This is a predicted structure of a 664-nucleotide part of an RNA (large-subunit ribosomal RNA, domain II) from Phenylobacterium zucineum. The coordinates come from a structure-prediction model, not an experiment, and the mean pLDDT is 80. Lineage of the source: Bacteria > Alphaproteobacteria > Caulobacterales > Caulobacteraceae > Phenylobacterium.

[in-house]
Context: one part of a larger RNA
RNA sequence: ACCAGUGAGUUUGUAUUUUAAGCAAGCUUAAUUUAAAAAUAGGCGUAGUUAAAUCAAGGCUUAAAAACCGUAUAAGUUUAAAGUACAAGACCCGAAGCUGAGUGAUUUAACCAUGAACAGGCUGAAAAUUUUAUGGCAACAUUAAUUGAAGGGCCGAACUCUUGUCUGUAGAAAAAGAUUGAGAUGAUUUGUGGUUAGGGGUGAAAGGCUAAUCAAACUCAGGUAUAGCUGGUUUUCUGCGAAAUAUAUUUAAGUAUAGCUUAUAAAUAAAUUAAAUAGGGUAAAGCACUAUAAAAGUAAAGGGAAUUUUUAAUUUUACUGAUCUUUUUUAAACUAAGAAUAUGUUUAAUUAUUUUUAUAAAGUCAGACUAUAAGCGCGAAGGUUUAUAGUCAAAAGGGAAACAGCCCAGAUUAUUUAAUAAGGCCUUUAAUUUAAUAUUAAGUGAAAAGAUUGUGAAAUUAACUUUGACAAUUUUAAAGUGGGCUUGGAAGCAGCCAUCUUUUAAAGAAAGCGUAACAGCUUAUUAAUCUAGUUUUUUGCGUCGAUAAUUUAUAGAGACUAAAUAUUAAGCCGAAUUAGUAGAAAUUGGUAGCAGAACGUUUUGUAAACCGUUGAAGAAUAUUUGUCAAAAUAUUUGGAGGUAUCAAAAGUGAGUAUACUGGU
Numbered sequence: 001a002c003c004a005g006u007g008a009g010u011u012u013g014u015a016u017u018u019u020a021a022g023c024a025a026g027c028u029u030a031a032u033u034u035a036a037a038a039a040u041a042g043g044c045g046u047a048g049u050u051a052a053a054u055c056a057a058g059g060c061u062u063a064a065a066a067a068c069c070g071u072a073u074a075a076g077u078u079u080a081a082a083g084u085a086c087a088a089g090a091c092c093c094g095a096a097g098c099u100g101a102g103u104g105a106u107u108u109a110a111c112c113a114u115g116a117a118c119a120g121g122c123u124g125a126a127a128a129u130u131u132u133a134u135g136g137c138a139a140c141a142u143u144a145a146u147u148g149a150a151g152g153g154c155c156g157a158a159c160u161c162u163u164g165u166c167u168g169u170a171g172a173a174a175a176a177g178a179u180u181g182a183g184a185u186g187a188u189u190u191g192u193g194g195u196u197a198g199g200g201g202u203g204a205a206a207g208g209c210u211a212a213u214c215a216a217a218c219u220c221a222g223g224u225a226u227a228g229c230u231g232g233u234u235u236u237c238u239g240c241g242a243a244a245u246a247u248a249u250u251u252a253a254g255u256a257u258a259g260c261u262u263a264u265a266a267a268u269a270a271a272u273u274a275a276a277u278a279g280g281g282u283a284a285a286g287c288a289c290u291a292u293a294a295a296a297g298u299a300a301a302g303g304g305a306a307u308u309u310u311u312a313a314u315u316u317u318a319c320u321g322a323u324c325u326u327u328u329u330u331a332a333a334c335u336a337a338g339a340a341u342a343u344g345u346u347u348a349a350u351u352a353u354u355u356u357u358a359u360a361a362a363g364u365c366a367g368a369c370u371a372u373a374a375g376c377g378c379g380a381a382g383g384u385u386u387a388u389a390g391u392c393a394a395a396a397g398g399g400a401a402a403c404a405g406c407c408c409a410g411a412u413u414a415u416u417u418a419a420u421a422a423g424g425c426c427u428u429u430a431a432u433u434u435a436a437u438a439u440u441a442a443g444u445g446a447a448a449a450g451a452u453u454g455u456g457a458a459a460u461u462a463a464c465u466u467u468g469a470c471a472a473u474u475u476u477a478a479a480g481u482g483g484g485c486u487u488g489g490a491a492g493c494a495g496c497c498a499u500c501u502u503u504u505a506a507a508g509a510a511a512g513c514g515u516a517a518c519a520g521c522u523u524a525u526u527a528a529u530c531u532a533g534u535u536u537u538u539u540g541c542g543u544c545g546a547u548a549a550u551u552u553a554u555a556g557a558g559a560c561u562a563a564a565u566a567u568u569a570a571g572c573c574g575a576a577u578u579a580g581u582a583g584a585a586a587u588u589g590g591u592a593g594c595a596g597a598a599c600g601u602u603u604u605g606u607a608a609a610c611c612g613u614u615g616a617a618g619a620a621u622a623u624u625u626g627u628c629a630a631a632a633u634a635u636u637u638g639g640a641g642g643u644a645u646c647a648a649a650a651g652u653g654a655g656u657a658u659a660c661u662g663g664u
Base pairs, nucleotide, nucleotide: 001664002663003662004661005660006659011088012087013086014085015084016083017082018081019080020079021078022077023076026044027043028042033038048055058069059068091232092231094229098222099221100220101219102218103217109196110195111194112193113192114191115190116189117188118186120155121154122153123151127147128146129145133142134141135140159183160182161181164179165178166177167176198214200210201209202208235598236597237596238595239594240593245258246257247256248255249254259364260363261361262360263359264358265357266356267355270351271350272349273348274347275346276345277344278343285335286334290331291330294327295326296325297324301320302319303317304316305315306314307313308312367392368391369390370389371388372387373386374385375384376383397408398407399406413582414581415580417579418578419577423573424572425571426558427557428556432570434569435568436567437566438565439564445560450544451543452542454541455540456539457538458537459536462535463534464533472529473528474527478502479501480500483497484496485495508523511522512521513520599653601650602649603648604647605646609643610642611641618637619636620635621634622633623632624631625630
């Protein structure tokens, strides 16, 4: 991994609801006795009230009353079945753990007792001796020689250990093998026997070891510990069909009440549209108010200065500047004014079932994306938090190449055509290589700011233009004058003031370079040459900007100059939609969930009946029937039991639980 078998809402009690049955102002028995019948405690009900005695259609409170609870219109009770709740293991499996009583030191830790083991070689401490030498009066010291044998000494086998590497990793082995290495007379190694026991031991201390088990061993018991957590929970069909929200919670993975669902019963209202009516303070708008932004004027007051008669006044101005006036701006926490939608009420019409209430039973409390209005965030996020709507969730079908949340559209079944939706019609691929007018040349046909003498169109209520435009070339650009002031200088061109006049076809007391200052160059301006459109504004489609990682890959591909883009016209294709036919009670998608109707399995009664050696059950195959769970028949095998029907009772249905047992 596969196959087979086993494998999960049960039982008891109490309460309550519904249904059925019996009896009924009553109903009913428990233990016990008994053949049976039956009997009597007790329970619920028929009356309530009070804390209670009591009292009683009344009672309680009180000094007395009101108030309050009852009385009228009265149905219960017992059993069975089904649903639910509570108490129990309570649908099944699953902890780590806690407590108690015991078992373990043949492994291992430490200790006790008694034994055992350590080839060979090296080094040569202390000490001793007197045959050396030196010093000393001497004791003796030093030196030399000889002897000597120490050591948690050295090298290295046995023995003990395990530093590195390789192999092994389903191993030969639940810790080994090979090789290399450490200690090897010692805090050494080891045999045998014994002691210490679980919050205890032992520990040269690593939370190590305590029988392959250790931050608290193992065995059994409490015990089916508990689990708001994970997983699983077994036949069929039919009807309806959610939620992921509010409030509360030592609450946030849970639960309770409400909301939304289902069943039953009852009631009558519900939805949509139209009209009428009611309140509003959002959008937009506005600036009287509250704040806020800009400019100008006015100017109180303050600061500075001067004068004076100095607690002050007058005059003045580097500065600050309220108020007021004019123009102009902004606002979620501004509003004199103010929609559309939405909401309440009333009336009418339409729809055709909705809505509401009561009782019983649920599930839901992790939501997702899209559009719109907002907050937070970076006007970031497949981000996050609200509101309104939709879809998914729980929704299949068609489209978007592929696609939970986008577009179209809601699958009862069978059958075959037709008409359509979104979206498409060159091939892939069903349907136009259909028709008309333009644009694009970039394979644009997916992207920004910005750039663009690519190109189309519009504007005469844009401007100039044969009285010669735009551009280009040639020419002119002068005089008073070096304007005045300033300055070292200031001559058009540092700066300040003024900005005139003349000659002219025209030429600024100068628009820009330049000089220390002049000079010099250009420009406005003028004329000539040339010759026909030029400039500006708006707008369509393009171009550049353009850059990512397996593969071209941002039309799905081929490819396309339309098969692109824009505006039109006529056809066609296209879904489980709609229409047709058959059947049907039907408006019949469906997760959680509620309700209903059935199938099958085992046992019992029916059944001393029926079937069966003229072949039961079981096994295999085939055919037929039924909407399904399933059923019937036939053949083969098998070789002795099986069972209709209608009921009753359940150890009653497996594909999933890292399920369990067995097999392969």